[in-house]
């Protein structure tokens, strides 16, 4: 350098262009137990990398930039 592919909660991961982006797992509160783990119950938590375009509507489509893989040179 060029070619694919990935960036979504703290973490791992979903989510067919269409209702308030969802699930686990942590965190934090209750319940249980002599206290503590395990189990149950609520909660809480997001500028979907940034930026711009299409669209009546974009996590999803396009384009550019940033990071990160992998393969070629």
């Nucleotide at each position: 350098g060029c070619a694919u592919c990935c960036g979504u909660a703290g973490u791992u991961c979903a989510a067919u262009g269409g209702a308030u982006a969802g699930a686990a797992u942590a965190g934090c509160a209750g319940a249980u137990u002599c206290c503590g783990g395990u189990u149950c119950u609520g909660u809480c938590g997001g500028u979907u990398g940034g930026g711009g375009g299409u669209u009546c509507g974009a996590g999803u489509c396009c384009c550019u930039c940033c990071g990160g893989a992998u393969g070629c040179a």
Background: A computed fold for a 73-nucleotide RNA from a Bacteroidia bacterium, annotated as transfer RNA. RNAcentral records the identical sequence in 2 taxa. The coordinates come from a structure-prediction model, not an experiment, and the mean pLDDT is 80. Its Rfam family is "tRNA". The family's RNA type in Rfam is transfer RNA. Taxonomically the source falls in Bacteroidia (Bacteria, Pseudomonadati, Bacteroidota). RNAcentral holds the sequence, with entries from ENA.